[in-house]
A computed fold for an 82-nucleotide RNA from a Candidatus Woesebacteria bacterium, annotated as transfer RNA. It matches the Rfam family "tRNA". By type it is a transfer RNA. RNAcentral holds the sequence, with entries from ENA. Model confidence (mean pLDDT): 80 of 100.

C1' cells in the first nucleotide's frame, strides 16, 4: 500500500429491521437511615438558554419524510496481508 474491526453522557455499555438517541451498572448532587462515617433504599443527573426552543452518536458531507444504522470521504485506535 491492500483487507477487516471500532470511535456513542465524566467512565465503561446497549439500541444495527433506518422510526422516542443515550437503556443498564459505575461516578456524581439531593434526601431517607447514622453519633458521624459506611452499606442500604429512594429522586435527579448529556450541552447551551430565564424560558419556548435549538444542539448532541470521531470529523466532513449526501441519500431519506427520518440516519448512531445506508453511501463516500477524511481522522485516530486494533487487527490481518504482502
Nucleotide at each position: 500500500g491492500c483487507c477487516g474491526g471500532a470511535g456513542u453522557g465524566g467512565c465503561g455499555a446497549a439500541a444495527u429491521u433506518g422510526g422516542u438517541a443515550g437503556a443498564c451498572g459505575c461516578g456524581c448532587a439531593g434526601g431517607u437511615u447514622u453519633u458521624a462515617g459506611g452499606a442500604a433504599c429512594c429522586u435527579g443527573u448529556g450541552g447551551a438558554g430565564c424560558a419556548a426552543u435549538c444542539c448532541u452518536u470521531g470529523c466532513u458531507g449526501g441519500u431519506u419524510c427520518a440516519a448512531u444504522u445506508c453511501c463516500a470521504g477524511u481522522c485516530u485506535c486494533c487487527g490481518g496481508c504482502a